[in-house]
RNA sequence: GCCGAUGUAGCUCAGCGGUAGAGCAACCGCCUUGUAAGCGGUAGGUCGCCGGUUCAAUCCCGGCCAUCGGCU
Numbered sequence: 001g002c003c004g005a006u007g008u009a010g011c012u013c014a015g016c017g018g019u020a021g022a023g024c025a026a027c028c029g030c031c032u033u034g035u036a037a038g039c040g041g042u043a044g045g046u047c048g049c050c051g052g053u054u055c056a057a058u059c060c061c062g063g064c065c066a067u068c069g070g071c072u
Stems, first nucleotide, its partner, number of pairs: 001071007010024004018055001026042005048064005
């Protein structure tokens, strides 16, 4: 230098055009002599950034950034 993959909650990941979700973690409650475990609930997100297409974009297209991999 070229090619590809990935980027979504604190962490690991789903969601592939029509209201953003799960598990773990955090917080509150129940249970327990107490802790852990278990059960119930709550909060937490400019969906990497900028544009384009569309009535509507996390999703499609272009550019950029970051990480990872491959080729030279």
Molecule: transfer RNA
Organism: Elusimicrobia bacterium GWA2_56_46